Predicted 3D model of an 88-nucleotide RNA (Glycine riboswitch aptamer).
It matches the Rfam family "Glycine riboswitch aptamer". Clan: Glycine riboswitch clan.
Model confidence (mean pLDDT): 79 of 100.
Of the family's consensus pairs, 88% are formed in the model.

RNA sequence: GAGGAGACUCUGGAGAAUUCCGAAAGGAUGCCGAAGGUGCAAGGCGACACGUCGCCGCAUCUCUCAGGCAAAAGGACAGAGCAAACAU
Numbered sequence: 001g002a003g004g005a006g007a008c009u010c011u012g013g014a015g016a017a018u019u020c021c022g023a024a025a026g027g028a029u030g031c032c033g034a035a036g037g038u039g040c041a042a043g044g045c046g047a048c049a050c051g052u053c054g055c056c057g058c059a060u061c062u063c064u065c066a067g068g069c070a071a072a073a074g075g076a077c078a079g080a081g082c083a084a085a086c087a088u
Stems, first nucleotide, its partner, number of pairs: 006082001008081005017029001019028003030069003036065001037063001039061001043056005
């Protein structure tokens, strides 16, 4: 000088009832999709009686289990900083 793992630092960061009942604990109804988690297309692999079957398999898609529905917090993701390994 180059490189860019990261669980580190900073910044930005959406959606949905400040609903209802209850003294509280808690419960009811409606809703959201961006922590996490579920599902799978193409494709791949294996088995086979050659008909199929099983397994693997991306996402901000899907489900809504978890989570969430004023603010705060959280927040996928993005940008910047710092910066490891490998290679030269």